Predicted 3D model of an 88-nucleotide RNA (c-di-GMP-I riboswitch aptamer) from Ruminococcaceae bacterium AF10-16. Of the family's consensus pairs, 83% are formed in the model.
RNA sequence: AAACGAUAAUAGCAAACCCGGUGAAAACCGGCGACGCAAAGCUAUAGGGCCUUACCCCUGGGAACAGGGCUGGCAGCCAGUUACCGAA
Numbered sequence: 001a002a003a004c005g006a007u008a009a010u011a012g013c014a015a016a017c018c019c020g021g022u023g024a025a026a027a028c029c030g031g032c033g034a035c036g037c038a039a040a041g042c043u044a045u046a047g048g049g050c051c052u053u054a055c056c057c058c059u060g061g062g063a064a065c066a067g068g069g070c071u072g073g074c075a076g077c078c079a080g081u082u083a084c085c086g087a088a
């Protein structure tokens, strides 16, 4: 230094529920709260995967509606990238 991750140490983050707000929605912001996390730091058409679908576009349909696209989102799904400590 890299890999690795302990009943180590110093720190850190904060799930779900609930409350308030934004949004059509997914979800996000704040508060409470801790399920957990060795990256639960950062990165979203610069890799994959997943979720949403009000408006609009395409296809099917008499219509309701369905599928796809655009849009928006998830990094606590994998991934990329940076990083504290130092036992085995």
Stems, first nucleotide, its partner, number of pairs: 004086002012037002018031005035076001041081003047078002049074003056069005
RNAcentral holds the sequence, with entries from Rfam. The source organism's lineage runs through Bacteria, Bacillati, Clostridia, Eubacteriales and Oscillospiraceae. The coordinates come from a structure-prediction model, not an experiment, and the mean pLDDT is 88.